[in-house]
Context: one part of a larger RNA
RNA sequence: UCCUCGUUAAGGAACUAAGCAAAAUGACUCCGUAACUUCGGGAGAAGGAGUGCCUUCCUGGGUUAGCUUAGGCAAAGCCCGGGGUGGCCGCAGUGAAAGGGCCCUACUGACUGUUUAACAAAAACACAGGUCUCUGCAAAAGCGUAAGCUGAUGUAUAGGGGCUGACGCGUGCCCAGUGCCGGAAGGUUAAAGGGAUCGGUUAGCGCAAGCAAAGCUGAGAACUGAAGCCCCGGUGAACGGCGGCCGUAACUAUAACGGUCCUAAGGUAGCGAAAUUCCUUGUCGGGUAAGUUCCGACCCGCACGAAUCGCGUAACAAGUGGGGCGCUGUCUCAACGAGGAACCCG
Numbered sequence: 001u002c003c004u005c006g007u008u009a010a011g012g013a014a015c016u017a018a019g020c021a022a023a024a025u026g027a028c029u030c031c032g033u034a035a036c037u038u039c040g041g042g043a044g045a046a047g048g049a050g051u052g053c054c055u056u057c058c059u060g061g062g063u064u065a066g067c068u069u070a071g072g073c074a075a076a077g078c079c080c081g082g083g084g085u086g087g088c089c090g091c092a093g094u095g096a097a098a099g100g101g102c103c104c105u106a107c108u109g110a111c112u113g114u115u116u117a118a119c120a121a122a123a124a125c126a127c128a129g130g131u132c133u134c135u136g137c138a139a140a141a142g143c144g145u146a147a148g149c150u151g152a153u154g155u156a157u158a159g160g161g162g163c164u165g166a167c168g169c170g171u172g173c174c175c176a177g178u179g180c181c182g183g184a185a186g187g188u189u190a191a192a193g194g195g196a197u198c199g200g201u202u203a204g205c206g207c208a209a210g211c212a213a214a215g216c217u218g219a220g221a222a223c224u225g226a227a228g229c230c231c232c233g234g235u236g237a238a239c240g241g242c243g244g245c246c247g248u249a250a251c252u253a254u255a256a257c258g259g260u261c262c263u264a265a266g267g268u269a270g271c272g273a274a275a276u277u278c279c280u281u282g283u284c285g286g287g288u289a290a291g292u293u294c295c296g297a298c299c300c301g302c303a304c305g306a307a308u309c310g311c312g313u314a315a316c317a318a319g320u321g322g323g324g325c326g327c328u329g330u331c332u333c334a335a336c337g338a339g340g341a342a343c344c345c346g
Stems, first nucleotide, its partner, number of pairs: 001341008010332002014330001019327001027051005036041001038166001052088003056084008066073002089093001101325007108317002113125002129164007141150003167312004172242003177239002179235005186230003192224002197219005204211002243261005270304001271301001282298005
């Protein structure tokens, strides 16, 4: 010096990113217990008091030697208790050990659960509940080349898929684009059908140039021709989206109001410097002697917003932020001690 422990004057978080670590609390009995609440909880809330031994008195329950009028009664003893009186000792009586620290407030997620085996346990996943959609059974969907199997020895109160995520109150506007669903008049359109027409070949004709039937062969126009697409509608708890400029009130400021441009429609309720706010330590209030954090407001929302859900919410959480009480070697500021190691000497 290091490791693991123990104790510590005065102070008591001044330490630190953060009370990390440590200390503290701790059992049982009794008293007592707030906001809030889904009336179950919250709650062991919080906060208090008691606890040993001896003596003596009162008393409850059990047991039964005994008594008995045969229904029962029941002393002493023994077992399990309860209450009081008086007293004793120590610093200390759950005398050791095991054995919750607590409160206030906000955020997130309802909850118990699940997870990155070996740096992450969470606000992530799941979850009951909600909703959309597919599926009529040889179901849809999935695995497999197939046979076949799962779904299911189920049958729409069932099964598959997507999103959301208890509960409460809600869930606005846009169907122009994309998707999906429906429609079938028209446009476009494949194979196929169809064969106009043209070429090669050569019987034949022709003096020749050349023309050229049939057959064979090659090319092939019009026309007919499904779904799809175009087209016409619907659909948002489908993918998604939800404006700009200018002016205006008898102080000023602001703008209920007006004008104009654009759009498919211009963000409703609720919330808001937020797990979202750049400017920003916004401004005001609270808490502190002092507060870039925190809480309550304001709204100028760079860039919240309604099942990629919005806003609340009791209970719950090894979750995250802020504050307080208790307590402490975390610190002021270090000291001593125990065991072990390093190191030195032999």